[in-house]
RNA sequence: CAUCCAGAGGGGUGGAGGGAAUGGCCCUACGAAACCCCGGCAACCUCCCGCAAGGGAACGGUGCCAAUUCCAUCAGGCUCCAACUACAAGGCCUGGGAGAUG
Numbered sequence: 001c002a003u004c005c006a007g008a009g010g011g012g013u014g015g016a017g018g019g020a021a022u023g024g025c026c027c028u029a030c031g032a033a034a035c036c037c038c039g040g041c042a043a044c045c046u047c048c049c050g051c052a053a054g055g056g057a058a059c060g061g062u063g064c065c066a067a068u069u070c071c072a073u074c075a076g077g078c079u080c081c082a083a084c085u086a087c088a089a090g091g092c093c094u095g096g097g098a099g100a101u102g
Stems, first nucleotide, its partner, number of pairs: 001102004009038005017027003021073004039065003044061002046057004069098001074095006
């Protein structure tokens, strides 16, 4: 600096944790983490076409294969309860932070 609402799982070993943190909510003995094998997704690097925009390929280097980065976290806006005004809780949106990958 770019991307993160799409996509893609079987087996073996193993034996209780895992989803980054906190809270929530989930996954897990119908077998967690981790390691290995095979498979797959994607297209950052790579390669091809092209002036470019863009398009295509997938041998190789990474990455990834529950849930949007699982959701929230900080700030602002809109909305709803609602009727006169306002707040909280809830819903939605925008931006930020944190994190992940290249």

Predicted 3D model of a 102-nucleotide RNA (SAM riboswitch aptamer (S box leader)) from a soil metagenome.
The coordinates come from a structure-prediction model, not an experiment, and the mean pLDDT is 84.